[in-house]
Molecule: transfer RNA
Organism: Alteromonas oceanisediminis
């Protein structure tokens, strides 16, 4: 330099042929339970869906460019 893949909550990830609320597990906070802790239960907070532009009535999802990472080729 060229190609392929990945980027969504603090962490690990899902997200269907583009369709109206963006989710799960773990973690975190509060409460219940206990003499206390752990376990368990209930509720809650937490997101610019990597960035920019475009297509569309509508984009996490499609197109173009960029950034970072992994792998391969040279």
């Nucleotide at each position: 330099g060229c190609g392929u893949c990945u980027a969504u909550a603090g962490c690990u990830c899902a997200g269907u042929u583009g369709g109206u609320u963006a989710g799960a597990g773990c973690g975190c906070u509060a409460c219940c339970u206990u003499g206390a802790c752990a376990u368990g239960g209930u509720a809650g907070a937490g997101g610019u869906c990597c960035c920019c532009u475009g297509u569309u009535c509508g984009a996490g999802u499609c197109a173009g460019g960029g950034u970072a990472g992994a792998c391969g080729c040279a």